RNA sequence: UCAGUGAGGGGCGCGGCCGCCGGUGACCUCGGUCACGGGAGGAAAGUCCGAGCUCCGUAGGGCAGGGUGCUGGUUAACGGCCAGUCGAGGUGACUUGCAGGACAGUGCCACAGAAAACACACCGCCUCUCAGCCGCCCGCUUCGGUGGGCGGGGACGGGGUAAGGUCGAACCGGUGCGGCAAGAGCGCACUCCACCCCGGGUGACCGGGGUGCGCGGUAAACCCCACCUGGAGCAAGGCCGAAUAGGGACCCCCGCCGGGCACUUCGGUGUUCGGUAACAGGUUGCCCGCCUGCGGGUCCGGGUAGAGGCUGCUGGAGCGCGUCGGCAACGGCGGGCCUAGAGGAAUGGUCGCGGUCGUCCACCUCGGUGGGCGGCACAAAACUCGGCUUACAACCUCACUGGCGUC
Repeated sequence: UCAGUGAGGGGCGCGGCCGCCGGUGACCUCGGUCACGGGAGGAAAGUCCGAGCUCCGUAGGGCAGGGUGCUGGUUAACGGCCAGUCGAGGUGACUUGCAGGACAGUGCCACAGAAAACACACCGCCUCUCAGCCGCCCGCUUCGGUGGGCGGGGACGGGGUAAGGUCGAACCGGUGCGGCAAGAGCGCACUCCACCCCGGGUGACCGGGGUGCGCGGUAAACCCCACCUGGAGCAAGGCCGAAUAGGGACCCCCGCCGGGCACUUCGGUGUUCGGUAACAGGUUGCCCGCCUGCGGGUCCGGGUAGAGGCUGCUGGAGCGCGUCGGCAACGGCGGGCCUAGAGGAAUGGUCGCGGUCGUCCACCUCGGUGGGCGGCACAAAACUCGGCUUACAACCUCACUGGCGUC
């Protein structure tokens, strides 16, 4: 100096005027007035996780369903964060993972290829025997042929082979040397994998040694294993107010056992308590269990709400600083601070000065100065918090990696 990687800040600044919401205090004719403070975010977005909180009565057990999935730490918790291990990518700083199990089982691996889960030989290589065929020699011959021997050759067929080739994402470990008729872990060296042992580490795992030619893939396919998990949600809920007809018809059920009291014609009757059965309801998927009730079902008709008021609604797993522990995330201790609570939804409008970026012009001493024009990101609370994901202009800072050059 150029290119890159990781992290942080930042979110135009100041002032005047007018306007809005809420708090505290005082006054007040209860309509308000004055004074002093406060008033959107790093993501407020997405609604993807986890919780606080509320309700379901007490939320029990099991199943289903759902979630997570390397190790350790952290946290209220999490699928988060921190640190690490292994795999993948990158020269590197770093980034990233769909990171438990394929020897519990069931599936799938198209097309191609000989062959896709343990087999198989299409081309090919080696070898054996023999036919047609070719050459040479000898014998016979009716001169057409015929018989024998030797050599070459080698279809069909038999045997050996999986090293070479073909195919594919992937095919009975890989590379190299030797060996073989040709080959093959057949032998050897290195290496991969499996198992055993030793060492290091809390652990995932790493390193070393030995034995053995031994190991298809796929689980973000079903599944198995380990751990976690009640549901619904602020439109959750709570209080007040208002209104009506606590209406009508039909149907089902109102059973059984035990105790007490009263009455009794001593057969029972009434009432009350407990248990149980049926039915209905609750436990926000099902079953069991538990709980509530003499109610339950169907139809007709009326009223309220559907734009009522108050509350929930802001002091928090809160923020800052210092210190200690920890590689860190984070935790302990001490002190300080209070920072929106709207309710159809408050933060706005306008003016001036400046900042910054882009561009144009002029000047100037390579730096730079002045002026004109234009721009200044993403975007807004709605119960709250810890995260994740997505969006983000200008500008600023730190650390690290690589290239080039100089000293």
A computed fold for a 407-nucleotide RNA from a Deltaproteobacteria bacterium, annotated as Bacterial RNase P class A.
Lineage of the source: Bacteria > Pseudomonadati > Myxococcota > Myxococcia.
Of the family's consensus pairs, 98% are formed in the model.
Its mean pLDDT, the model's own confidence on a scale to 100, is 77.